This is a predicted structure of a 484-nucleotide RNA (Bacterial RNase P class A) from a Pseudomonadota bacterium. The coordinates come from a structure-prediction model, not an experiment, and the mean pLDDT is 76. Rfam family: Bacterial RNase P class A. On this family, see Frank and Pace, Annu Rev Biochem 1998: "Ribonuclease P: unity and diversity in a tRNA processing ribozyme". The family's RNA type in Rfam is ribozyme. The sequence is in RNAcentral, with records from ENA. A source record names the gene rnpB. NCBI's taxonomy places the organism under Bacteria, Pseudomonadati, Pseudomonadota. Of the family's consensus pairs, 95% are formed in the model.

[in-house]
């Protein structure tokens, strides 16, 4: 320098203006609560009977001290690392609960951490990577049982046999050898006949024909033996090929007709023992030729854990209307209502009306944010984490605020022209080294004009997990290359 691994962190900055939601303070308004009076009847207590005190009720007047409400001003606070998915675990709340079981759900190597966990830390084992390091629901030898296995493949499982390999039977063909038969032509020997020749007239040799025998050659056929090829059948085999995510351990030697844990050595696996370790487990020794396709995130089996619902939990206050209960009044002896209030009057009104109580609804208040909280430090621990000390207060809304505009800076990006460098191309100059010019590509620098600033949005709270995320920073480590 390039490529990577792990851990942690930031997630636009600053200023101005205008807004939004809570909180605090001040001012103003308002008589709902409240406070201070007055009047009336009633109730209770006391009484010297004159009245006094207290209570709520009805009417009426005043007051801005307090509360509530409204308006205004000022101050201060106001999203996240994931606020998300709502997947786990809890707090909190209500309901349920004698005990046990079934069903259901979740989890599953070991040790530790924690309020708890399906989380975290450390370790073991398995897998991946040259490595830093990463991944693993990691109980069940899927012979307790039920079921599944696309495509491909012979076969997806109490097995099977496509190609291949080997043995064997039959048939066909080819080749070689042997026996026999037959045909063809050849050679030799013998016999007979004929021809002509020679002669020692006995014969001799020559030629031709016929016959017989022998020899070897060639062709055809039948049969036998051996080898090979092809086809059909029977059998052995699972070495090899091929299929697949997956095919009855792996490598080698022996062995065999060919093969095979068939035998042996090593590896793997099961079982037993010893040693180390808290344990998971590891190492060593012995022993058994040795369970077996894949899948339990199919059912299932084994072990462990688990009551249900959730802040729309729950608690409090509580209107109108309707219905319930109690009391009072009323039904021709006129309740009640209208005519602004009261009395009279008048009209409506043939039956309900009024008051109180209780439940529930709308609505309001609360739960609500100080908490397994956050930051810093010491100590213990490899670590997760914990103890202690100091410091901080950091949204609490409820159709739901946390924003907008402008300026400036930062970062990313598009376009424009400029400068510098590098690469190759073309042209010109030069004997050459090289130089100059042009346009192209790359990189850098400064400038101008634009665009953009990720993922995302609290809703009772907390601990986790998972998922999304432009761009950037820090630390530690690994591999390769270069220079000293």
């Nucleotide at each position: 320098g390039c490529a990577g691994u792990g851990a942690g962190c930031c997630g636009g900055g600053c200023g101005a203006u205008c807004g939004c939601u809570g909180c605090c303070g001040c001012g103003c308004g308002c008589a709902c609560c409240u406070c201070c009076g007055c009047c009336g009847a009633c109730c209770c207590c006391g009484u010297a009977c004159g009245c006094g005190g207290g209570g709520g009720c009805g009417g009426u007047g005043g007051a801005a001290a307090g509360g509530a409400c409204g308006c205004g001003c000022g101050g201060g606070a106001g999203a996240g690392g994931a606020a998300a998915g709502u997947c786990c675990g809890a707090a909190c709340u209500c309901c349920g609960c004698a005990g046990g079981g079934c069903a259901g759900u979740g989890c599953g190597c070991c040790g530790g951490g924690u309020a708890a966990c399906a989380c975290c830390c450390g370790g073991g084992c398995g897998g991946g990577g040259c490595g830093a390091c990463c991944c693993g629901a990691c109980g069940g030898a899927a012979c307790a049982g039920u079921g599944g296995c696309a495509c491909a493949g012979a076969a997806a499982a109490c097995a099977u046999a496509c190609c291949g390999c080997c043995c064997u039977u039959c048939g066909a063909c080819u080749c070689g050898c042997c026996c026999c038969u037959u045909c063809g032509g050849g050679g030799c020997u013998c016999g007979c006949u004929c021809g002509g020749g020679g002669c020692u007239c006995g014969c001799c040799g020559c030629g031709a024909g016929c016959g017989a025998g022998c020899c070897g050659c060639g062709g055809a056929g039948c049969g036998g033996c051996g080898a090979g090829u092809c086809g059909a059948g029977g059998g052995g085999u699972a070495a090899g090929g091929g299929u697949g995510a997956a095919a009855u351990g792996g490598u080698g030697c022996g062995g065999u007709a060919a093969g095979a844990g068939c035998g042996c050595a090593c590896c793997g696996c099961g079982c037993g023992g010893c040693u180390g370790g808290c344990a998971a487990c590891a190492g060593c020794c012995g022993u058994g030729g040795c369970a077996g396709g894949c899948a339990a995130a199919a059912c299932c089996c084994c072990g462990c854990a688990c009551g249900g619902a959730g802040c729309a939990a729950g608690a409090c206050c509580a209107a109108a209307u309707a219905g319930g209960g109690a009391g009072g009044c009323g039904u021709u002896u006129g309740a009640g209502g209208g005519c602004g209030g009261c009395c009279c009057g008048u009209c409506c009104g043939a039956a309900g009306c009024c008051u109180c109580c209780g439940g529930g609804u709308a609505g309001g208040u609360u739960g609500c944010u100080c908490g397994a909280u956050c930051c810093c430090g010491c100590c213990a621990g490899c670590a997760a984490u914990g103890u202690c000390g100091g410091g901080a207060c950091u949204a609490g809304a409820g159709g739901a605020a946390u924003g907008a505009u402008c300026g400036u800076c930062g970062c990313c990006u598009g376009c424009c022209g400029g400068c510098a460098c590098c690469g190759g191309c073309g042209g010109c100059c030069g004997c050459a080294a090289g130089g100059c010019c042009g346009g192209c590509g790359g990189c850098g620098c400064a400038g101008g004009c634009g665009g953009g600033c990720a993922c995302a949005g609290a809703a009772u709270u907390c601990g986790g997990c998972u998922u999304a995320c432009a761009g950037g920073c820090u630390c530690a480590c690994u591999g390769c290359g270069g220079c000293a």